[in-house]
The part of an RNA shown here (small-subunit ribosomal RNA, 5' domain) has 487 nucleotides and comes from an uncultured bacterium.

Context: one part of a larger RNA
RNA sequence: GGACGAACGCUGGCGGCGUGUUUUAGGCAUGCAAGUCGAACGCCCCCUUCGGGGGGAGUGGCAAACGGGUGAGUAACAAGUUGGUAUCUGACUCCAUCUUUGGCAUAACUCGUCGAAAGAUGAGCUAAUUCCAAAUAGUCCCUGCCUCGCGCAGGGUAAAGAUUUAUCGGAUGGAGAGGAGCCUACUUCCCAUCAGCUUGUUGGCAGGGUAAUGGCCUACCAAGGCGAUGACGGGUAGCUGGUCUGAGAAGACGACCAGUCACACUGGGACUGAGACACUGCCCAGACUCCUACGGGAGGCUGCAGUCAAGAAUCUUCCUCAAUGGGCGAAAGCCUGAAGGAGCGACGCCGCGUGACCGAUGAAGCCCUUCGGGGUGUAAAGGUCUUUUCUGGAGAAGAAACCUUUUGGUUGACGGUAUUCCAGGAAUAAGCCACGGCUAACCUCGUGCCAGCAGCCGCGGUAAUACGAGGGUGGCAAGCGUUGUCC
Numbered sequence: 001g002g003a004c005g006a007a008c009g010c011u012g013g014c015g016g017c018g019u020g021u022u023u024u025a026g027g028c029a030u031g032c033a034a035g036u037c038g039a040a041c042g043c044c045c046c047c048u049u050c051g052g053g054g055g056g057a058g059u060g061g062c063a064a065a066c067g068g069g070u071g072a073g074u075a076a077c078a079a080g081u082u083g084g085u086a087u088c089u090g091a092c093u094c095c096a097u098c099u100u101u102g103g104c105a106u107a108a109c110u111c112g113u114c115g116a117a118a119g120a121u122g123a124g125c126u127a128a129u130u131c132c133a134a135a136u137a138g139u140c141c142c143u144g145c146c147u148c149g150c151g152c153a154g155g156g157u158a159a160a161g162a163u164u165u166a167u168c169g170g171a172u173g174g175a176g177a178g179g180a181g182c183c184u185a186c187u188u189c190c191c192a193u194c195a196g197c198u199u200g201u202u203g204g205c206a207g208g209g210u211a212a213u214g215g216c217c218u219a220c221c222a223a224g225g226c227g228a229u230g231a232c233g234g235g236u237a238g239c240u241g242g243u244c245u246g247a248g249a250a251g252a253c254g255a256c257c258a259g260u261c262a263c264a265c266u267g268g269g270a271c272u273g274a275g276a277c278a279c280u281g282c283c284c285a286g287a288c289u290c291c292u293a294c295g296g297g298a299g300g301c302u303g304c305a306g307u308c309a310a311g312a313a314u315c316u317u318c319c320u321c322a323a324u325g326g327g328c329g330a331a332a333g334c335c336u337g338a339a340g341g342a343g344c345g346a347c348g349c350c351g352c353g354u355g356a357c358c359g360a361u362g363a364a365g366c367c368c369u370u371c372g373g374g375g376u377g378u379a380a381a382g383g384u385c386u387u388u389u390c391u392g393g394a395g396a397a398g399a400a401a402c403c404u405u406u407u408g409g410u411u412g413a414c415g416g417u418a419u420u421c422c423a424g425g426a427a428u429a430a431g432c433c434a435c436g437g438c439u440a441a442c443c444u445c446g447u448g449c450c451a452g453c454a455g456c457c458g459c460g461g462u463a464a465u466a467c468g469a470g471g472g473u474g475g476c477a478a479g480c481g482u483u484g485u486c487c
Stems, first nucleotide, its partner, number of pairs: 001487004006483005013352006019345002021310001026308003030305003035062003040059002043056005069263003078188004083183003087180003092176008100134004109124006140156006161168002189235003196226003201223004206218003238260004242253004265286005288299004316342001318341003324338001325336004355385004365376004390424005398414001401410003431476005436457003442471005452459002
């Protein structure tokens, strides 16, 4: 000198764009943050112009594995780059074939029972795109054979219907796109005051397990494997694109944004599913909080707001789904604290303003003085002008879709905001730090090694340009200075 997610002191007019718990991965009151589908299904209720429409809990389907948060753990195939395959893949796109015949239940509902509650349980009834059986089928799966050829033989596995009659679905196989798993080489901090480490350890064989390779697991066999090119141990830390500094080499960092990993009160576990070992799912244990009729139950903000605590320190319990995107739905639409916006904070960057021109050998006040004068200073007053901001009146783009039907109609949170025009009036708007040298900027008074200053050198003990004040001056300016950290 530059930089910052900054803090502190003094001061503070406006706008745009950003940004805001770096500390206790500490505890959380309250509300909201994941639903949707009646064009899968039965039942109940309401309205009805008897055509139909609406609502409710439930069965069923899809979604809830995304989106959002945080950085605790992790020095590791975790990340980055590279190559690979022994694998899987819902929804989407394309291709081929099929969509046949039957059946048993069960929730809701009704009637009971237990319980303070949470809830549990018995009997009876019923539907389906729920479940089951049968049929059929291939270049699908399994086994065997072989001339190893999309060969042959045997065995096995499918389906579901709805409707407004246009379609939307269902099953099997294949291909694609996107996604995921696994493997690989290289790279990735400090300590040797950590020097030896290892028994599923290293390899093999057989089996199990997995979507899949593999000591991933088990039995048996062998005795290996790693290490000063730093094993093992300890400390610290999410990684990257990047950011800051620097002429570069390089050093430091990893807030916001983007990619990726890990985590979800702590520890463990599986279930469902194409996908989880699952933030607002389940089970067990623990700590904590709450309810209780003491028998037993309920909960998890590292989602958005908000609260307490901690701290030098970090915001509204706001508006809207109008746009973009996501889930469901044939659609209308519903949901969406994702998102779009508004609010608060000079926290940062950028822009604008606080007026412009004229105006005295130069008012007053104040300061200095050699008492002659000098300075503040064109500064003020005064005159002429302008109106950015400010105050009061007309007003968006962002909107494409969608519905009706070929003509119309509807949709804006922001917001009566931006912007433009009109009217008014210099009106509403300047501070902070420094002035001994480094370092731009000096006098007077007070103080008297006191009070104090100070980044370094150093000032202050009676004329202090260094302390405090006044005047003046210099620098920056809605900021200025200090502190902290990095280069």
Its Rfam family is "Bacterial small subunit ribosomal RNA". Gene Ontology terms of the family: structural constituent of ribosome and ribosome.
The prediction has a mean pLDDT of 84.